[in-house]
Molecule: small-subunit ribosomal RNA
Organism: metagenome
RNA sequence: AGAGUUUGAUCCUGGCUCAGAGCGAACGCUGGCGGCAUGCUUAACACAUGCAAGUCGCACGCCCAGCAAUGGGAGUGGCGGACGGGUGAGUAACGCGUAGGAAUGUAUCCAGAGGUGGGGGACAACCCCGGGAAACUGGGGCUAAUACCGCAUAUGUCCUGAGGGACAAAGCAGUAAUGCGCCUUUGGAGCAGCCUGCGUCCGAUUAGGUAGUUGGUGGGGUAAUGGCCUACCAAGCCUGCGAUCGGUAGCUGGUCUGAGAGGACGAUCAGCCACACUGGGACUGAGACACGGCCCAGACUCCUACGGGAGGCAGCAGUGGGGAAUAUUGGACAAUGGGGGCAACCCUGAUCCAGCAAUGCCGCGUGUGUGAAGAAGGUCUUCGGAUCGUAAAGCACUUUCGGCGGGGACGAUGAUGACGGUACCCGCAGAAGAAGCCCCGGCUAACUUCGUGCCAGCAGCCGCGGUAAUACGAAGGGGGCUAGCGUUGCUCGGAAUUACUGGGCGUAAAGGGCGCGUAGGCGGCUCAGCCAGUCAGGCGUGAAAUUCCUGGGCUUAACCUGGGGACUGCGCUUGAUACUGCUGGGCUUGAGGCCGAGAGAGGGUGGUGGAAUUCCCAGUGUAGAGGUGAAAUUCGUAGAUAUUGGGAAGAACACCGGUGGCGAAGGCGACCACCUGGCUCGGUACUGACGCUGAGGCGCGACAGCGUGGGGAGCAAACAGGAUUAGAUACCUUGGUAGUCCACGCCGUAAACGAUGUGUGCUGGAUGUUGGGGUUCCUAGAAUCUCAGUGUCGUAGCUAACGCGGUAAGCACACCGCCUGGGGAGUACGGCCGCAAGGUUGAAACUCAAAGGAAUUGACGGGGGUCCGCACAAGCGGUGGAGCAUGUGGUUUAAUUCGAUGAUACGCGAGGAACCUUACCUGGGCUAGAAUGCAGAGAGACUACCGGUGAAAGCUGGUUUUGUAGCAAUACACUGUCUGUAAGGUGCUGCAUGGCUGUCGUCAGCUCGUGCCGUGAGGUGUUGGGUUAAGUCCCGCAACGAGCGCAACCCCCAUCACUAGUCGCCAUCAGGUAAAGCUGGGAACUCUAGUGAAACUGCCGUCGUAAGACGCGAGGAAGGAGGGGAUGAUGUCAAGUCAUCAUGGCCUUUAUGCCCAGGGCUACACACGUGCCACAAUGGGAGAGACAAAGGGCAGCGACACGGCGACGUGAGGCUAAUCCCAAAAACUCUCUCUCAGUUCAGAUUGCAGUCUGCAACUCGACUGCAUGAAGCUGGAAUCGCUAGUAAUCGUAUAUCAGCAAUGAUACGGUGAAUACGUUCCCGGACCUUGUACACACCGCCCGUCAAGCCAUGGAAGCCGGGUGUACCUAAAGUCGGUAACCGCAAGGAGCCGCCUAGGGUAAAACUGGUGACUGGGGCUAAGUCGUAACAAGGUA
Repeated sequence: AGAGUUUGAUCCUGGCUCAGAGCGAACGCUGGCGGCAUGCUUAACACAUGCAAGUCGCACGCCCAGCAAUGGGAGUGGCGGACGGGUGAGUAACGCGUAGGAAUGUAUCCAGAGGUGGGGGACAACCCCGGGAAACUGGGGCUAAUACCGCAUAUGUCCUGAGGGACAAAGCAGUAAUGCGCCUUUGGAGCAGCCUGCGUCCGAUUAGGUAGUUGGUGGGGUAAUGGCCUACCAAGCCUGCGAUCGGUAGCUGGUCUGAGAGGACGAUCAGCCACACUGGGACUGAGACACGGCCCAGACUCCUACGGGAGGCAGCAGUGGGGAAUAUUGGACAAUGGGGGCAACCCUGAUCCAGCAAUGCCGCGUGUGUGAAGAAGGUCUUCGGAUCGUAAAGCACUUUCGGCGGGGACGAUGAUGACGGUACCCGCAGAAGAAGCCCCGGCUAACUUCGUGCCAGCAGCCGCGGUAAUACGAAGGGGGCUAGCGUUGCUCGGAAUUACUGGGCGUAAAGGGCGCGUAGGCGGCUCAGCCAGUCAGGCGUGAAAUUCCUGGGCUUAACCUGGGGACUGCGCUUGAUACUGCUGGGCUUGAGGCCGAGAGAGGGUGGUGGAAUUCCCAGUGUAGAGGUGAAAUUCGUAGAUAUUGGGAAGAACACCGGUGGCGAAGGCGACCACCUGGCUCGGUACUGACGCUGAGGCGCGACAGCGUGGGGAGCAAACAGGAUUAGAUACCUUGGUAGUCCACGCCGUAAACGAUGUGUGCUGGAUGUUGGGGUUCCUAGAAUCUCAGUGUCGUAGCUAACGCGGUAAGCACACCGCCUGGGGAGUACGGCCGCAAGGUUGAAACUCAAAGGAAUUGACGGGGGUCCGCACAAGCGGUGGAGCAUGUGGUUUAAUUCGAUGAUACGCGAGGAACCUUACCUGGGCUAGAAUGCAGAGAGACUACCGGUGAAAGCUGGUUUUGUAGCAAUACACUGUCUGUAAGGUGCUGCAUGGCUGUCGUCAGCUCGUGCCGUGAGGUGUUGGGUUAAGUCCCGCAACGAGCGCAACCCCCAUCACUAGUCGCCAUCAGGUAAAGCUGGGAACUCUAGUGAAACUGCCGUCGUAAGACGCGAGGAAGGAGGGGAUGAUGUCAAGUCAUCAUGGCCUUUAUGCCCAGGGCUACACACGUGCCACAAUGGGAGAGACAAAGGGCAGCGACACGGCGACGUGAGGCUAAUCCCAAAAACUCUCUCUCAGUUCAGAUUGCAGUCUGCAACUCGACUGCAUGAAGCUGGAAUCGCUAGUAAUCGUAUAUCAGCAAUGAUACGGUGAAUACGUUCCCGGACCUUGUACACACCGCCCGUCAAGCCAUGGAAGCCGGGUGUACCUAAAGUCGGUAACCGCAAGGAGCCGCCUAGGGUAAAACUGGUGACUGGGGCUAAGUCGUAACAAGGUA
């Protein structure tokens, strides 16, 4: 000191969460020792038992024991029980803190002064007689005193009318000295009472409170001031600087935290206060309204003989209860202190000690050294090893703590030690008795394996878990702390997240709708005075302890202790006078006034005007008019619409008109008049700070709405109708009422916005415009300066960015308002306002981890622009209808194996399913297995032959037997058997993968380096202007270059040249045939196949800067990429494939493997895709005749001949191929025929008879012949291909293959078109731009009702509590007042009466809490219903 979390990414705002420290703690797991501390935070709940305040015989009498000394007991008397100890209920207060004050008291103590003379009468105890269960108590009698009462005296004190009056005393002890006392009084010390300034929590959803109230006078009362009390008089007093009321709370020194300022707290220790079962009261006393005293009332508990009594642990222990939770019914007065006493001494749960508790802090230990075979074992493993790990064992050593034994303190100045045989010291034995807890996804130090499979579970936040989990559970390993470790709770911190130090308000939360103005806050220049604030010095105080610094003492530390500092404060005093303030004087620049001009939809009232609309009347005129995307409702033959004239009414004021003007804002728009507010400019000889802001308050305040009365043309909520639609309570349309208008009165809100409070000052410029003034000039005007407004652009600066930028969101000052995560909610309750609607003020529970702002890159849009593509259009031919072929879906089946499924599946994997293939089904079999390698064992075969059974596979018999090398052992080879390692799987997962492939798309894109811009994501480059098929090229440019793509390089075709010349060729020469390159020969041509050439907008013209474009230009075989192929960027679709292959994981192992036979993949109400053949005359049939290319061929192609109608059969030359063969090319051409018909079209289907292949054509082959002769006469909606050697059409060949379901696929050539104006539209794509709440990216996001579950909450007939005030009734004890009978010598007392009063009761209220049938909305909850409101122009912004 920060970190995690909103996003695809970024910056900001903002909340939530974490890391730190602390605790009187508790809980979980664990636990060796010691020291020092601490220990009912809850029920101020109730308490058994014991103890906690007594003492004095030197005040006094009596009783008891004793011979006495003496001791004991109760009583009278004295002192003390007002201290010490406990608790924090109450108290928001002079209670506390701090600093002061005057009208006081004071036992004991200290100091001073004076005195202590002389008398008197009682009452306890005791004795006697009684009452009562007890507690206790009545009567009579005796008695002492330091108990009580007079008299005397009065230094003094008190009172006073200043003359005077009043007031004391006690003795005791001692042989004595003397000591201790007593009375009056003065002073002191300490203590106590009282008064005052200042400080001391939250709430305004508490705004008014107060009758002894505020003051005065007289009186009373007190130790003393005082309404403290009383009578009378006056009407005050407190309060926005928060009275009163409500809630909460003992206050402080201090404690915790924090850098500090602060915040929270107020245990232990210390000071003060309050309380003592609850409430009231007084008595005694120096002191109390009294914790262990009294009286009364109440609640509770106990005793009782029922008549009455007793009690008060918030003292120390202890008990019950409550609670998450807090100790012993211990020892001692040895020390310190307290009470009494002359003293000895007694008392002391104060205190000092001990016990219990890891509750905290501090210290120590649980060993140390050595030890690699890196043991065993665990875990992991790529099987090599790695790790636990010098760790262990082993060897050597030590003994703290603990244990055992011995000695033994300080605390005690002379005696006295509870602690305690304690601390401490010495000795002995032995590594011996002593380690756990949490964590390991990120934050946050620490990683692997197995199990689990959105389950079980984890989680502080983000989030993990759906078969490869470093996040769950376990293990191994690791990290952290350590006698503890974690968790929970609470406080501060981090949080600058309430901001004094130290925040904000244009868009993130936040400027009041606007003004006037009260209190308050703030305030120009100057002179003088004062010195309140302010500053400085001094003095007093700020208790001690604590914290800090520095010494000292316990072995150290914690702890204890000496000294210092500090206690930031308050008071008194002396001084300073700059600033603020106050008082007085002056000034003019702030503000205002006066004079002269000026602009304006500023406001109010009255009047006037024209255009338009609607309505009414009349004329002309006839069938339509309106309205819409298209229509209809509607109006119109009773005359509309249109048009002309006239009239009526109400409302609004076109053009001018303008980021023009005015106003504080809302707002203001025809013209004229009157009344009226503000503003600006110029001048000025006036006033002299009169100013700014403004909590409350007052006023103004659009629209809509409300009340009363008018008015009502147009428009128009509601409403009605017509359309649209799945619906349409909407958008469109036809009507239409409130309302809109006027007057008066309410309402008081708006995106009342510049989302920007008001005022003042300062801070570069440029350019418009409105109003005024000055200056200059060449004066219809222009230039320039200036004041006041209103705009645009921009410097610095500011800002998260966008942006703002002299009209600030810059730099400052003054004052006000407001904000503090989202939702709940501007809601509820309460108050105030309102006729109502509603407004204003304004929460909480609960819930989420986000909600937001700005900008970025994409994607998307029923946004825009530019461009391309057989995308449309223009054409040609098809599909969709029929039959058949083939694939798919579906259905069926024992099985109809599997995969492919929009485009990008469907004549696809399959370029050949009768068996095989084959993966499927049925049945029969095998089990180291059908194939391969290796090792070992054992056999000797292999081969060949013959059986049995069986559908075969298989099972099972018999015969025959080794080879090579070597003498042999043995080795090698081969075969099968056994064992082992190893198999097998077309089983699952293409969402674990590799590879391959499809698609966008042969679309023109996709990126990088450096630089530059930006806080950043990112941008720039790659955008722009042109051009291209192209990110192709050119130009421009904060970019300059580069890469993958494009193009080119490669192959085929088109021209030519060169080389070569067989199996190809034949012009020339020769031979030769029926014919023929047939032969010699030739190397020209064709061709073959190798190398080259050729094309580059190179040349010309036009346009253009260039790139390039254009030309019915040239040349050229070819012209602007000549035609075709191969070639597929970054990426997208979790696209396809685990069944080509490979492969992780999982599953299977007498089966999900392997073998075999048969069946199935060929099924068939149906639906779809892709094709073939047709529907005919551009045709069918018959005959005749031409012209290819490219392929293939030895288990082959097969000439040719013969046979067969034919498929084909028999024989067979040639050919391993430029040689021979397949091989006939067909369309075409010519001739003949058919004549528009279901035909001489078409050929499905079916019957019979055959051929071929093959082990085998039944399921289920192809072909041939004869016969049969179906649908079909050009195909609905819709839809496909193609831009030239293309479509269309015609044949040919090949792969696979025994054969073939091929009409498929892949190649080859023949014949050979039409059309393209063009880019509006459909589809797809590219670039730029724009909007976005999308980013899983529009197949996106998302809203509301309803339905279901859960949660908190408001209202509510009521019901049940609580505290408070008021009024009245009653009233104990008690003080005070009064008072004839009774008592007393008297003082006085009892009794009675009165006032006050705790408590109790009654009554009506207000406040507050709980509960409540029902009810209101709200929140949350993977996959419910209905729609589609918002985000794109979101389809009606």